[in-house]
RNA sequence: GACGAUAAUGGCAAACCUUCCGAAAGGAAGGGACGCAAAGCUUUGGGUCUAAGCCCUUACAAAGGGUAUGACAGCCAGGCUACCGAAC
Numbered sequence: 001g002a003c004g005a006u007a008a009u010g011g012c013a014a015a016c017c018u019u020c021c022g023a024a025a026g027g028a029a030g031g032g033a034c035g036c037a038a039a040g041c042u043u044u045g046g047g048u049c050u051a052a053g054c055c056c057u058u059a060c061a062a063a064g065g066g067u068a069u070g071a072c073a074g075c076c077a078g079g080c081u082a083c084c085g086a087a088c
Stems, first nucleotide, its partner, number of pairs: 003085002011036002016031006034074001040080003044077003047072003053067004
């Protein structure tokens, strides 16, 4: 450097529940563990989710459609950083 043990020291925490924030997706805190060797950080590319606002249709309604500037790093790549050391 690469790799990743039934190793060691530790770490994170899905679903679900409670409270709060948010239009929603989702987020924060507490509980809780399905999992994770980067499940640490980063929206750069792709992907996914949402649609308040805006646009279209309509009648200035309702309903419908489109759209990220919103969200997801525990979807996949890229970038940055990092603990331990069996085997290879």